A computed fold for a 76-nucleotide RNA from an Egibacteraceae bacterium, annotated as c-di-GMP-I riboswitch aptamer.
The sequence was found by an Rfam model in a public genome assembly.
Of the family's consensus pairs, 94% are formed in the model.
Lineage of the source: Bacteria > Bacillati > Nitriliruptoria > Egibacterales > Egibacteraceae.
RNA sequence: GCGCAGAAACGGCAAACCCGCCGAGAGGCGGGGACGCAAAGCCACGGGACCUCGUUUGGUCAGCCGGGCUGCCUCG
Numbered sequence: 001g002c003g004c005a006g007a008a009a010c011g012g013c014a015a016a017c018c019c020g021c022c023g024a025g026a027g028g029c030g031g032g033g034a035c036g037c038a039a040a041g042c043c044a045c046g047g048g049a050c051c052u053c054g055u056u057u058g059g060u061c062a063g064c065c066g067g068g069c070u071g072c073c074u075c076g
Stems, first nucleotide, its partner, number of pairs: 004076001005074002012037002017032006035063001041069003045066003048061004
């Protein structure tokens, strides 16, 4: 350095719910808040679920599954 793994440490993220804003909606953003997460960082490629004003050659969900890319640490 790389791979596996995840005990420790430094930390990180933030479910539900509440408030404000945006959106037709699923949902998104900010604040509060923690159910949890070793990638709960990123990507809509495959499956799936959801929305759909205009039921789609449109959209949402990465914390549903799979896949891809990247990353902190090291009792081992």